The RNA shown here (transfer RNA) has 73 nucleotides and comes from an uncultured Eubacteriales bacterium. Rfam family: tRNA. The sequence was found in a public genome assembly. Model confidence (mean pLDDT): 82 of 100.

[in-house]
């Protein structure tokens, strides 16, 4: 330098063919308990690595770019 691949709440991931961003763990509150844990109920938290484009509509398609992994040189 070139090819492929990954990037989504604090962490691990899902998101199928463009149309509601979801789950588990964690965190906060309440209940239960003498108290803790466990369990039950409720809640906060990501506009999807960044910028731009296409579209009525983009995490998803296109371009550029950043970072990690991997292969080639």
């Nucleotide at each position: 330098g070139g090819g492929c691949u990954u990037g989504u709440g604090g962490c691990u991931u899902a998101g199928c063919u463009g149309g509601g961003a979801a789950a588990g763990c964690g965190c906060c509150g309440c209940g239960u308990u003498c108290g803790c844990a466990a369990c039950g109920c409720g809640g906060a938290g990501a506009c999807c690595g960044a910028g731009g484009g296409u579209u009525c509509a983009a995490a998803u398609c296109c371009c550029u770019u950043c970072a990690g992994g991997u292969c080639c040189a």